Model confidence (mean pLDDT): 76 of 100. The RNA shown here (Bacterial RNase P class A) has 357 nucleotides and comes from Betaproteobacteria bacterium MOLA814. Of the family's consensus pairs, 94% are formed in the model. The source organism's lineage runs through Bacteria, Pseudomonadati, Pseudomonadota and Betaproteobacteria.

RNA sequence: GAAGCCAGCUAGGUCGUCGCUGGUGCAUAAGCCGAAAGGCUGCACUGGAGGAACGUCCGGACUGCAUAGGAUAGCGUAGCAGGUAACACCUGCGCACCGACCGCCUGCAAGGGCCUAAGGUGACGAUUAGAGCAACAGAGACGAGCCGCUUAAGUGCGGGUGAAACGGGCAAUCUCUACGCGCAGCAAUACCAAAUAGGCCAACACGCACAACCCUGUGUUGUGCAAGCUGUGAUCCGCAGAUUGUUGGCGGGUAGGUAGCACCGAGCCGCUUGGGCGACCAGCGGCCCAGAUGAAUGGCGACCAGGGUGGUGUUACAACCACUUCACAAAAUCCGGCGUAUCGGCUGGCUUCACAC
Numbered sequence: 001g002a003a004g005c006c007a008g009c010u011a012g013g014u015c016g017u018c019g020c021u022g023g024u025g026c027a028u029a030a031g032c033c034g035a036a037a038g039g040c041u042g043c044a045c046u047g048g049a050g051g052a053a054c055g056u057c058c059g060g061a062c063u064g065c066a067u068a069g070g071a072u073a074g075c076g077u078a079g080c081a082g083g084u085a086a087c088a089c090c091u092g093c094g095c096a097c098c099g100a101c102c103g104c105c106u107g108c109a110a111g112g113g114c115c116u117a118a119g120g121u122g123a124c125g126a127u128u129a130g131a132g133c134a135a136c137a138g139a140g141a142c143g144a145g146c147c148g149c150u151u152a153a154g155u156g157c158g159g160g161u162g163a164a165a166c167g168g169g170c171a172a173u174c175u176c177u178a179c180g181c182g183c184a185g186c187a188a189u190a191c192c193a194a195a196u197a198g199g200c201c202a203a204c205a206c207g208c209a210c211a212a213c214c215c216u217g218u219g220u221u222g223u224g225c226a227a228g229c230u231g232u233g234a235u236c237c238g239c240a241g242a243u244u245g246u247u248g249g250c251g252g253g254u255a256g257g258u259a260g261c262a263c264c265g266a267g268c269c270g271c272u273u274g275g276g277c278g279a280c281c282a283g284c285g286g287c288c289c290a291g292a293u294g295a296a297u298g299g300c301g302a303c304c305a306g307g308g309u310g311g312u313g314u315u316a317c318a319a320c321c322a323c324u325u326c327a328c329a330a331a332a333u334c335c336g337g338c339g340u341a342u343c344g345g346c347u348g349g350c351u352u353c354a355c356a357c
Base pairs, nucleotide, nucleotide: 001353002352003351004350005349006348007347008346009345010344012304013303014302015301016300017299018298020048021047022046023045024044025043026042031040032039033038050328054339055338057337058336059335060334061333062185063184064183065182069237070236071235072234074181075180076179077178078177079093080092081091082090083089094124095122096121097120098119103114104113105112106111125176126175130174131173132170133169146159147158148157149156189259190258191257192256199250200249201248202247203246204245207225208224209223210222211221212220213219214217227244229241230240231239232238267287268286269285270284271283273282274281275280306325307324308323309322310321311320312319
């Protein structure tokens, strides 16, 4: 210097003007909206979109229901060892495949094949438990066998067709093995106010035993059993609960408000501190960083920056001029990942080759 890779940061800036919204402080009384609960209105200061906010593919925090399980079905994971709150994520090792120069083989050459660094990918258990799939071509795609050579014998070798030719391939086809698995979701949930129709129709059922009572009856009350109902992710058994109607259909009310809610967080930033190959763990120091609810974080103007193309200029740059472009895209309970999209800019490191010293 060139080529191939890995990781981190960033993702336009300034000024002016008008506007939106959270918090804090001051003003704090009246007014307005509303049936009520409750909400709105001024000034000052201050905060206010992402590396993916997207996908909703995993894992959780949190909230509610339940905690009595067992079996079956269903779902998930899959080399070994670690990390993490946890994971299908991450790290290390192993194996397999991919992967440049050089080198080797083949070829007249173009090219093709083998080996292959850093690095990348892996849905990486099992094909004698059993099924299934492979168009066409081919003799044949689970049990077979065409042509040639060899031979006692399809025992072996080569060729042809094909992606694949035999005790072969595919399990990211069903399946088997091992291990594991409560369910829903912030439209969770809690509170306040208000309203309606405890409505109507149909079918079925209204049981058994014991005790007590008196009004002696198809009686009342109590206890237990059976059947049914509700809950337990699906089904069955079991368990628990309420306590007597159950099932099916039609129909009505609930469109309001507050909290959940931006939070001390599995929080963020830094460290030539210790441990570890590493993911990471510990320690020390610092910071507080959107919270809307038909959905705020913006509109307009000017200047500058970045990228691209062309021109001038130069040994080459720099500088100047013109044109053009400025991506992907947006919170809605929150966090850790993975996947996908993407204009650019900066920094560090690894491998190989060439040259110089």